Context: one part of a larger RNA
RNA sequence: GAUGAACGCUAGCGGCAGGCCUAAUACAUGCAAGUCGAACGGCAGCAGCACUUCGGUGGCUGGCGAGUGGCGCACGGGUGCGUAACGCGUAUGCAACCUACCUCUUACAGGGGGAUAGCUUCCGGAAACGGAAAUUAAUACCGCAUAAUAUCAUGAAGUGACAUCGCUUUAUGAUUAAAGAUUUAUUGGUUAAGGAUGGGCAUGCGUGACAUUAGCUAGUUGGUGAGGUAACGGCUUACCAUGGCAACGAUGGGUAGGGGUUCUGAGAGGAUGAUCCCCCACACUGGUACUGAGAUACGGACCAGACUCCUACGGGAGGCAGCAGUAGGGAAUAUUGGUCAAUGGGCGAGAGCCUGAACCAGCCAUGCCGCGUGUAGGAAGACGGCCUUCUGGGUUGUAAACUACUUUUAUACAGGAACAAAUAGACCAUGCGUGGUAAGUUGAGUGUACUGUACGAAUAAGCACCGGCUAACUCCGUGCCAGCAGCCGCGGUAAUACGGAGGGUGCAAGCGUUGUCC
Numbered sequence: 001g002a003u004g005a006a007c008g009c010u011a012g013c014g015g016c017a018g019g020c021c022u023a024a025u026a027c028a029u030g031c032a033a034g035u036c037g038a039a040c041g042g043c044a045g046c047a048g049c050a051c052u053u054c055g056g057u058g059g060c061u062g063g064c065g066a067g068u069g070g071c072g073c074a075c076g077g078g079u080g081c082g083u084a085a086c087g088c089g090u091a092u093g094c095a096a097c098c099u100a101c102c103u104c105u106u107a108c109a110g111g112g113g114g115a116u117a118g119c120u121u122c123c124g125g126a127a128a129c130g131g132a133a134a135u136u137a138a139u140a141c142c143g144c145a146u147a148a149u150a151u152c153a154u155g156a157a158g159u160g161a162c163a164u165c166g167c168u169u170u171a172u173g174a175u176u177a178a179a180g181a182u183u184u185a186u187u188g189g190u191u192a193a194g195g196a197u198g199g200g201c202a203u204g205c206g207u208g209a210c211a212u213u214a215g216c217u218a219g220u221u222g223g224u225g226a227g228g229u230a231a232c233g234g235c236u237u238a239c240c241a242u243g244g245c246a247a248c249g250a251u252g253g254g255u256a257g258g259g260g261u262u263c264u265g266a267g268a269g270g271a272u273g274a275u276c277c278c279c280c281a282c283a284c285u286g287g288u289a290c291u292g293a294g295a296u297a298c299g300g301a302c303c304a305g306a307c308u309c310c311u312a313c314g315g316g317a318g319g320c321a322g323c324a325g326u327a328g329g330g331a332a333u334a335u336u337g338g339u340c341a342a343u344g345g346g347c348g349a350g351a352g353c354c355u356g357a358a359c360c361a362g363c364c365a366u367g368c369c370g371c372g373u374g375u376a377g378g379a380a381g382a383c384g385g386c387c388u389u390c391u392g393g394g395u396u397g398u399a400a401a402c403u404a405c406u407u408u409u410a411u412a413c414a415g416g417a418a419c420a421a422a423u424a425g426a427c428c429a430u431g432c433g434u435g436g437u438a439a440g441u442u443g444a445g446u447g448u449a450c451u452g453u454a455c456g457a458a459u460a461a462g463c464a465c466c467g468g469c470u471a472a473c474u475c476c477g478u479g480c481c482a483g484c485a486g487c488c489g490c491g492g493u494a495a496u497a498c499g500g501a502g503g504g505u506g507c508a509a510g511c512g513u514u515g516u517c518c
Base pairs, nucleotide, nucleotide: 001517002516003515005514006513007512008511009510012371013370014369015368016367017366018364019363020329025327026326027325029324030323031322034071035070036069039068040067042064043063046062047061048060049058050057051056078282079281080280087207088206089205090204091203092202093201094200097199098198102195103194105192107190108189110144112142113141120133121132122131123130124129150175151174152173153172154171155170156169157168158167159166160165180187181186182185210252215245216244217243221241222240223239224238225237226236227235257279258278259277260276262271263270264269284305285304286303287302288301307318308317309316310315335361337360338359339358343357344355345354346353347352374405375404376403377402384396385395386394387393388392411454412453413452414451415450419445426437427436428435429434462507463506464505465504466503467488468487469486473502474501475500476499477498483490484489
């Protein structure tokens, strides 16, 4: 000097930041991922309409619970357990790869089929949930047709830095597709070639400590065939060979997420990895795959385990390292708050819905920054305190009183922003995409920031230290006691070092102490 700090004493205000470093311990409760009726059959509830035997009936309309289907749930948010590794950083490569939504271009969408949820009727179960029958739809599912610059096979020519091989052109054969909706103008579907974005893989170099760890390794190292993958590869497997790594530290045990950074230092360096950003890993513990463009998936599935809960004892349910919050641990770390107004995300044609992302507010001197606690005059140098060489003097001290002034701040009252741009709708232009115009709507924070008026010095100072280092000295008490102390050292009767007082010094809404780093 620094700190995600803690502790002691103290405390007026504001702005900006930060806030479980320990138990990746266990979690009550609420919320954190939905959305689409312009995909579908429908219609439980609400409203309207019609009918009515006044009980109701009718999807007819607005709409819409549950269901099928689509997209999303792989983002966003958390944590740092594991990991000494191509994990990260950096530089390259893929003639070895994928990419939903978006964008640009190409071609197309013909004709059929069988189901199933829902609904209805039964049945089982305490529940979780399940079974049977009948019946129905789709942008759900399945054939058929058509199709290439896609995929595969074979042939030919050209070309590239390269045997295999790649690329380009071309010929023949085989294989593979689709979905409609409505407000009639759009939107969606299939295919193929690119783009963009995001990812996968490989390689060089760099990336701690221990040798009181010296040898390690059989899918091991390489090859061939086969399989597998989006893709290369011992990735897997059969066979063949016996290689591969290692004192330039293999292997082993121990520690640890990495980086941009941050702190310190003149620098070199040392330390660090909270907040913010990028990457990685993980989601009660271990394992596994499914779905999907993408996961081996925090709020999905299955199995096993530990734990907790419900049970009618037959069987079930759960996973806060999301936001709050609770217990526990600890020196120690906040509210079971508000809003989707803005920014961003998901779905939707849109209105909109959802969003503990986010934006705000609350708590905490935890830090940084700013402001204030008054200003000017005022000597009887007052009273009191303290010291003293004591009829006196010194000091506290212009300090107070007193006089004049100011009003930041506080308090009260009044006014009062920006953050709001829009979207949708209307009109105009345009072949479309889209662009433009005018008016209007939308604010959680918030009657906040800010401004004005009133009021009155009114509402606001502490903490540590004073032997030397180190700025600042006297008296009283104590008497190697009580105590102090960072080091040197103080204290045994005149202690500037202990305790108190007066005075002084330093910082100041803080000041000290302790821990840690340079």
Small-subunit ribosomal RNA, 5' domain from an uncultured prokaryote, 518 nucleotides, folded computationally.